[in-house]
A computed fold for a 1508-nucleotide RNA from a soil metagenome, annotated as small-subunit ribosomal RNA.
RNA sequence: UAAUUAGAGUUUGAUCCUGGCUCAGGAUGAACGCUGGCGACGUGGAUAAGGCAUGCAAGUCGUGCGUCCCGAUGAAGUCGCAAGACGACAUCGGGAAGCGGCGAACGAGGUAGUAACACAGAGGAACAUUCCCCGGAGUCGGGUAUAAUCCCGCGAAAGCGGGACUAAUUCCCGAUAGCCCCGCCUAAAUGUAAAAAUUUUUGGCGGGUAAAGGAGCAAUUCGCUCCGGGAUUGGCCUCUGGGCUAUCAGCUAGUUGGUAGGGUAACGGCCUACCAAGGCGAUGACGGCUAGGGGGGGUGAGAGCCUGUUCCCCACCGAUGGUACUGCGAUACGGACCAUACACCUACGGGUGGCAGCAGCCGAGAAUCUUCCGCAAUGGGCGCAAGCCUGACGGAGCGACGUCGCGUGAUGGAUGAAGUCCUUCGGGAUGUAAACAUCUUUUGUCGGGGAAAAAUCCCGAGAGUAAUCGAGGGAGUGAUGGUACCCGAAGAAUAAGGGGUUGCUAAACUCGUGCCAGCAGCAGCGGUAAUACGAGUGCCCCAAGCGUUAUCCGGAAUUACUGGGCGUAAAGCGUGCGUCGGCGUCCCGUCAAGUUCUUUGUUAAAUCCUCCCGCCCAACGGGAGAACUGCGGAGAAAACUGACAGGAUAGAGGGGGUGAGGGGUCUACGGAACUCAUGGUGUAGGGGUGAAAUCCGUUGAUAUCAUGGGGAACACCGAAAGCGAAGGCAGUAGACUGGCGCCCAUCUGACGCUCAAGCACGAAAGCGUAGGCAUAAAACGGGAUUAGAUACCCCGGUAUUCUACGCCCUAAACUAUGUUCUCUAGCUUUCCGGAGUAUCGACCCUCUGGGAGGCGAAGCUAACGCGUUAAGAGAACCGCCUGGGAAGUACGGCCGCAAGGCUAAAACUCAAAGGAAUAGACGGGGACUUGCACAAGCGGUGGAUCAUGCGGUUCAAUUCGAUGGUAAACGAAGAACCUUACCAGGGCUAGAAAUCUACUCGAAUCUGCCGGGAAACUGGCAGAGUUCUCACAAGGAACGAGUGGACAGGUGUUGCAUGGCUGUCGUCAGUUCGUGGCUUGAGCUGUUCCCUUAAGUGGGGAAACGAACGCAACCCCUAUCGUCUGUUACAAGUGUCAGGCGAGACUGUCCCGCUCUGCGGGAAGGAAGCGGGGAUGACGCCAAGUCAGCAUGACCCUCUGAUGUCCUGGGCUACACGCAUGAUACAAUGGCGGCGACAAUAGGUUGCGACGGGGAAACCCUGAGCUAAUCCCUAAACGCCGUCCCAGUUCGGAUUGAGGUCUGCAACUCGACCUCAUGAAGUUGGAAUCGCUAGUAAUCGCGGGUCAGCUAUACCGCGGUGAAUACGUUCUCAAGUCUUGUACUCACCGCCCGUCAAGCCAAGGAAGCUGGGAGUGCCCGAAGUUCUCGCUUUGCGAGACCGACGGUAAGCUCAGUGACAAGGGUUAAGUCGUAACAAGGCACGGGUAGCGGAAGCUGUUCGUGGAA
Repeated sequence: UAAUUAGAGUUUGAUCCUGGCUCAGGAUGAACGCUGGCGACGUGGAUAAGGCAUGCAAGUCGUGCGUCCCGAUGAAGUCGCAAGACGACAUCGGGAAGCGGCGAACGAGGUAGUAACACAGAGGAACAUUCCCCGGAGUCGGGUAUAAUCCCGCGAAAGCGGGACUAAUUCCCGAUAGCCCCGCCUAAAUGUAAAAAUUUUUGGCGGGUAAAGGAGCAAUUCGCUCCGGGAUUGGCCUCUGGGCUAUCAGCUAGUUGGUAGGGUAACGGCCUACCAAGGCGAUGACGGCUAGGGGGGGUGAGAGCCUGUUCCCCACCGAUGGUACUGCGAUACGGACCAUACACCUACGGGUGGCAGCAGCCGAGAAUCUUCCGCAAUGGGCGCAAGCCUGACGGAGCGACGUCGCGUGAUGGAUGAAGUCCUUCGGGAUGUAAACAUCUUUUGUCGGGGAAAAAUCCCGAGAGUAAUCGAGGGAGUGAUGGUACCCGAAGAAUAAGGGGUUGCUAAACUCGUGCCAGCAGCAGCGGUAAUACGAGUGCCCCAAGCGUUAUCCGGAAUUACUGGGCGUAAAGCGUGCGUCGGCGUCCCGUCAAGUUCUUUGUUAAAUCCUCCCGCCCAACGGGAGAACUGCGGAGAAAACUGACAGGAUAGAGGGGGUGAGGGGUCUACGGAACUCAUGGUGUAGGGGUGAAAUCCGUUGAUAUCAUGGGGAACACCGAAAGCGAAGGCAGUAGACUGGCGCCCAUCUGACGCUCAAGCACGAAAGCGUAGGCAUAAAACGGGAUUAGAUACCCCGGUAUUCUACGCCCUAAACUAUGUUCUCUAGCUUUCCGGAGUAUCGACCCUCUGGGAGGCGAAGCUAACGCGUUAAGAGAACCGCCUGGGAAGUACGGCCGCAAGGCUAAAACUCAAAGGAAUAGACGGGGACUUGCACAAGCGGUGGAUCAUGCGGUUCAAUUCGAUGGUAAACGAAGAACCUUACCAGGGCUAGAAAUCUACUCGAAUCUGCCGGGAAACUGGCAGAGUUCUCACAAGGAACGAGUGGACAGGUGUUGCAUGGCUGUCGUCAGUUCGUGGCUUGAGCUGUUCCCUUAAGUGGGGAAACGAACGCAACCCCUAUCGUCUGUUACAAGUGUCAGGCGAGACUGUCCCGCUCUGCGGGAAGGAAGCGGGGAUGACGCCAAGUCAGCAUGACCCUCUGAUGUCCUGGGCUACACGCAUGAUACAAUGGCGGCGACAAUAGGUUGCGACGGGGAAACCCUGAGCUAAUCCCUAAACGCCGUCCCAGUUCGGAUUGAGGUCUGCAACUCGACCUCAUGAAGUUGGAAUCGCUAGUAAUCGCGGGUCAGCUAUACCGCGGUGAAUACGUUCUCAAGUCUUGUACUCACCGCCCGUCAAGCCAAGGAAGCUGGGAGUGCCCGAAGUUCUCGCUUUGCGAGACCGACGGUAAGCUCAGUGACAAGGGUUAAGUCGUAACAAGGCACGGGUAGCGGAAGCUGUUCGUGGAA
């Protein structure tokens, strides 16, 4: 100075992290779908290196040669009378085959093979090189064949054989040859320490190898031969570089080297013989798989990653395999020979062929073009040249395959037209868009003109020694192409689609559909209000294209070199020793490999980048520069690394002194306990459990005493302690032995650290052999538990547990933390040393070294946490990880006696799996607290009968809703009709009721009568009545009827679309916010803690300070008193009554106790010490309840036989049964009879109804009083007296019969009441369960609402009488606070595991079967080179070595297929259990062993990743 780095969605209730999946970008030789105007430049068989019809793709030279044919000219000659014909020969021109030369090894195509000197970069020495250039020398003499041609023959053909003739730049022989080649001699140089060897050179000698001619009148020119040089091209060698795989670890006999020889253009095991035994390999040999390499291309900020199409360079290939010949060059794409496969021809004898050249065909495939024009240009071959050939090439054609450019019109145009879509019905959008007006003409169409690309050739100024170049002039040459381009004409005329529209991601509305149809890249949409499906409209993006699919890079720091990690997310090997390797202390010196600088060569061109230029622009192309980050050469530097040499002592080790210790191995000994045996004492039990039983015991157990035997383990000490590398190690003593700490600073002198491979050790279980066996104890047997119990518990019990030897080699082998070194605050505990001080000595105190713990600065961490024993800051080395599952599995290999171990995948499948922390919820977790929650009491329910409600059943209908608590005397504070929503039948259809409107009629309206009918309804008749405005009439208003139209109506659906209201937790004490603080964050703090309270009530403390909704208080009733008023009460006056106002309680006072805010106990005083009751229900939970109380979105029914509406009758009252709530009882604390007391709340004018009268009563008659403190209704339990005497009764009253009363249009279904009669069950209620803490429970009656009446025993109230008990919080239930665990978060009614059954999928095993590949041994042995021999010797024949193909044998390897068996994955609602997550109800898990339908259980050892 220039260039340069973007993220998002998805795991969760939410958060942070880890981690995968997915998307947005760019690219392509592409393909597919929809669509399609033009041009320029590019590009186009990627699959079957599968097979090919047809045509063309390599010829040329007569100035190398001999013939033949044709034409022309001349012409000897022959024939002919002649005309004329034929015509050797000569010349000129053309053509054909042949001999000869050069080319054909280039160009063109393809990528099969090849992991290699094939390619690339950089070097090297032992070579060749036709044609070309330069220099030198030469080109003499002779000879023999052969094709063509002719004759004969074979064959269908292809072709072949024999004989005869002939030419050359064909071939052969000879000569010459300084320079060339070979040999010898000589001298010098190089080289070496000196030699040797080699090479080069000088001189000499001997031997050897050449040649071709053609054209031309000539000059000359084109050739030919030899030598040297150059240029070019090629062959060879070396180093470095670039694929995968170790589940390929050992490979190798020409193999490695040497000697000699052969061979080659040339070095070389390239080949042969002999000799030696080497060579390669963990820096990956050998093998397997894949693949042409590079320049480059794509992407990327870069580093990288991926790729090798078109163009250029190199290599390799030419149906497959092998082989040589010719030649400068080939082991030869359009040459040859042989073999094989395939195809074709055939007369069956035999032949022919090779498009991976250009076109083209078939095939396979998602898929890739014309059997075109021309040699005009560029290039190539041949030729002296003219020229010929050229599917190289130049062009055109086809394909939107790609890139670039252009167009499909421009301007004006609002009443914002129509149509369409949406709408809140007002309007909005499409939209200046269109129409319309004016203008333009690119493109397309028509007409006209019309290129450049052209120079080669000839002449030729001029330059140059020449070859040669060449201004200028001349004749003539264009496939593309009458194309590009230019001019003119008419005319908006000929030209727009694709994808998307939930988020990522730019862009939304309506309708249809209803987990269907479908969408989808991921997350995910769709189950009746879908911006996600389909359609319409609008909008967004790109545009002759747009999308999709496939592939690559990016994003992905998701393999991390740049640039990641490993305590808990995936990840530290179980531990040590240790080789290679990697890394390594201080000082001095030398070198210069690494390193740095300078310079130089190379890095082909094209491509990329910059600048300039040419096609109208651009793409495209031309020129110049830069770049190509690399490799090599030369020079310089010496700090660092390295190498070498010398020295040092701080690392490391040795030595001396000393110390601690369950370090290891072996041997001996000891006591307690246990068990067994014997004996004694002793008697009925023992043992075991939650409770039991199996079991042991009268043949004497258990218990107890004594004696003896046996095996295993070592209490106390003992500890967060000690030792060891880890596993691990514990009675005592001894023997042997490993390691460690401290002190001294005596020795060595970097000897060090780490560590693939390797070696050793390695708990428990397990295995083998031999012992041993007390206890414990898998398996197993039995007993329990249980639905079952292959378990947990109990009684037994074998392997095992113990010892020796030998295996196994795994663990949650854990600090889930590799080893070593250095650095970075401390405090404290403990173990083992040392020093100082002190002391007689020890203790104490201070300092210091090494271990083991706790807490913590900084720092780190996702957080938890770690923190001098690091998970901090650095260094070295090793091991390991890369989403979950499949799986630590399969296959292969190694190890093992086995069990099994080590190493270690894939298909398939999922959009997650995970870590830490947070808030909840939950726990058969914990702590604290509360509640009629339990307990203590009283009374009930559950049993009976009845009432009521519900379920069920029934029915034409038994309308509907409510369904654990939180439905069930609930909605319903009153179903005979009505209600009524249900059923049957009969009616109405703008409707029973509402609003508006048009027209007609009539005021409205009321009354009566007749017919049909169950009524509704319908048909008809008569009468009364006449409103307001205006008033004469008409018209109008209101009202009614009819018709028509807008509309009504619906207890129809959805309470999971809603409002409102309500239940429940719960009158529980909780639920939040602002600001501040803490945390990466969810979130926390506040609200936790301590004391206290009924209370988140109050106080204290505290990173909190305040506040809100709740609590409390304010409100109402009630308890005491004062006062005011006085309708009513009572006779006045009064005030026990009513209403109003006020006082009063605030734990205020005293005593005691306490942690003194306050609380507890007591006292005084008081009516009352939170006095009692009510109203009041936080944030929320249950998609709780209600669309049928009401309101309401959407949907549905409604010109029709209605889900609307009216009516009659029925039903909601049914009845084998079950449940709930109640009433009445079962009796003597009672029933009955008589007598006698005492309330309150209320209600009352279509009402309460006194007194009186009637009746036995219900009730009736009469009707005073009362619109109410005035009148009406007024108690029962209780008390007293009598009776009943324990019984199914003088208890109980159901049921039933009869007779009545009342209400009502009407008591049959289906009312209540009265009287008489009847007199059922029931004698206190199983499991279980409910209410209540004081004026409460219990008990007694009274009133009210609804209501005509009432099925009210219900509900709401009122008063009367009036208890018992609470030790206390262990348990049940519920609730709250804090804490803990969690795999739960639709939250434990959660989550979730395995077998079995069913469907589907992929992979592995498998008796076998089939196919491919690479080799090995042996057999056969084509063509052919080489060699040997023979012969009639340019050759032929025979043989030998090698040798492709083929055969055979045993294996190896890779695929396909396979009965069968096993495992895995997956799939809304299958079966069995309940293993895990909470202490998951037996804590879980790792290793191992046994067992079991299954999860699993049990033994043993280990871990905490266990609660308490």
The RNAcentral record of the sequence draws on MGnify.